Predicted 3D model of a 74-nucleotide RNA (transfer RNA) from an Opitutales bacterium. Its Rfam family is "tRNA". It is annotated as a transfer RNA. Gene Ontology term of the family: triplet codon-amino acid adaptor activity. Taxonomically the source falls in Opitutales (Bacteria, Pseudomonadati, Verrucomicrobiota, Opitutia). Its mean pLDDT, the model's own confidence on a scale to 100, is 80.

Parts: sequence; structure tokens; C1' cells
RNA sequence: GCGGGUAUAGUUCAGUGGUAGAACACCAGCCUUCCAAGCUGGCUACGUGAGUUCGAUUCUCACUACCCGCACCA
Repeated sequence: GCGGGUAUAGUUCAGUGGUAGAACACCAGCCUUCCAAGCUGGCUACGUGAGUUCGAUUCUCACUACCCGCACCA
């Protein structure tokens, strides 16, 4: 450089053109002699910029980052 893939919460994953969910983690409370476990509640997210659309996290394009393969260099 070329081709392909991925980008959603602190982490790992769902999901849909019309209010974005879960688990773990974290915080608070309950429970417990204490810890752990358990129960209840809470916090936090669609990589960036354009386009299409009444409406985009979702579709299209570009960019950025990461992953895979190939090439280049040596």
C1' cells in the first nucleotide's frame, strides 16, 4: 500500500429506521457478630464527521483505532 472484518456502559455481549437491554464490576441500603454469599435500588454507552430520511446506534460514504490475510522493505 491492497483486500476483508470489528467499533454499544469500567469489562464481556445482545439489539432495533421510532424511549438502548443483560451479565459481571462499582456505589448505597437490607441481611449477617464480621467477611463472603443472597436480596433491593442506583450510576455509566451506540468511535468521529458528512449524506439519505419526518426520524440514523441501525442504511450509505469518508476518516480514526484495532484485528486478520497479502504485498513492500530488509